The part of an RNA shown here (large-subunit ribosomal RNA, domain IV) has 352 nucleotides and comes from a metagenome. Its mean pLDDT, the model's own confidence on a scale to 100, is 86.

Context: one part of a larger RNA
RNA sequence: CUCUCGUUAAGGAACUCUGCAAGUUGACCCCGUAACUUCGGGAGAAGGGGUGCCUCUCUGGUGAAGACAAUGCUGUCGGAGCUGAGGGAGGUCGCAGAAACCAGGCUCAGGCGACUGUUUACUAAAAACACAGGUCUCUGCAUAAGGCGUAAGCCGAAGUAUAGGGACUGACACCUGCCCGGUGCUGGAAGGUUAAAUGGAGAGGUAGCCGCAAGGCGAAGCUUUGAGAUGAAGCCCCAGUAAACGGCGGCUGUAACAAUAACGGUCCUAAGGUAGCGAAACUCCUUGUCGGGUAAGUUCCGACCUGCACGAAUGGUGUAACGAUCUGAGCGCUGUCUCAACGGGAGACCCG
Numbered sequence: 001c002u003c004u005c006g007u008u009a010a011g012g013a014a015c016u017c018u019g020c021a022a023g024u025u026g027a028c029c030c031c032g033u034a035a036c037u038u039c040g041g042g043a044g045a046a047g048g049g050g051u052g053c054c055u056c057u058c059u060g061g062u063g064a065a066g067a068c069a070a071u072g073c074u075g076u077c078g079g080a081g082c083u084g085a086g087g088g089a090g091g092u093c094g095c096a097g098a099a100a101c102c103a104g105g106c107u108c109a110g111g112c113g114a115c116u117g118u119u120u121a122c123u124a125a126a127a128a129c130a131c132a133g134g135u136c137u138c139u140g141c142a143u144a145a146g147g148c149g150u151a152a153g154c155c156g157a158a159g160u161a162u163a164g165g166g167a168c169u170g171a172c173a174c175c176u177g178c179c180c181g182g183u184g185c186u187g188g189a190a191g192g193u194u195a196a197a198u199g200g201a202g203a204g205g206u207a208g209c210c211g212c213a214a215g216g217c218g219a220a221g222c223u224u225u226g227a228g229a230u231g232a233a234g235c236c237c238c239a240g241u242a243a244a245c246g247g248c249g250g251c252u253g254u255a256a257c258a259a260u261a262a263c264g265g266u267c268c269u270a271a272g273g274u275a276g277c278g279a280a281a282c283u284c285c286u287u288g289u290c291g292g293g294u295a296a297g298u299u300c301c302g303a304c305c306u307g308c309a310c311g312a313a314u315g316g317u318g319u320a321a322c323g324a325u326c327u328g329a330g331c332g333c334u335g336u337c338u339c340a341a342c343g344g345g346a347g348a349c350c351c352g
Base pairs, nucleotide, nucleotide: 001347002346003345004344005343006342007341008340010338011337014336019333027051028050029049030048031047036041038171052092053091054090055089056088057087058086059084060083061082062081066077067076068075069074093097105331106330107329108328109327110326111325112323113322117129118128133169134168135167136166137165138164139163146155147154148153172318173317174316175315177248178247179246182245183244184241185240186239187238188237191236192235193234197230198229202225203224204223205222206221208217209216210215249267250266251265252264253263276310277307288304289303290302291301292300
């Protein structure tokens, strides 16, 4: 010097990204206990006091000797001894009585997620997943919908819409606005388009005939083709549907200081963001501005609204309880630090 323990004057977070680590607290009994709250909680809230041993006394259980009555059984008293859990009073020793070990630090405020749970076996335990609850949608059962399998068959289910599958949201409270133009889904069937198929008008090749040739005609059969016409779903089309995928404007004028614009004009759109929230896990400019807390605060809390680029089940806003969660503050406590020292153990190192 390294690791691991122990102690430390004065100070007590000045350390540091952060009280990380360490320390404080710790058992049982008694007193006492706030905001808030879903009335269950919060709560072991917080904050206090007691705890050894000896003597006396109060008290529960069991109940001997003995006494009386009866005297064959027994009954009524009686309280010794032993023993249980505490209460009260007095005394006594030590620095210290839960004497060792084992055994919550606490409070305030905010974000997120309601909660208990689950997860990256071996860098992430969380605000992620799940969840009860909510909503939409499919499924009426002879093979339900859906899924596995080439199939047989099986699951769903020895279930039957208070059931089963899929999707989203995520306790609870208050709510969940506008848009169906696009995409999807559902329904509709008049018209347009449209496959195989049906159908076979017609055309080419082939015998033969005419012709000097070029070429022309050409029955049946065979063969290569093949028009009009008939012809479903789908698509076009017409409606519905957003707790389906999704979307939810710009410019400009105006009030008797200035500023602002309740009001007006105009363009565009399917419709132009409602309630609520808002520098937020979302705010670039930004350490926005104001207030609080500090001597001093890019963090934090409360407001403002100029929302680059919140917003309503891709849920919005609150919320008691809960959390090895994240953020800020305080009390207590400490070698985290000022600033280091000493000691125990194990190494490194030196000698052997």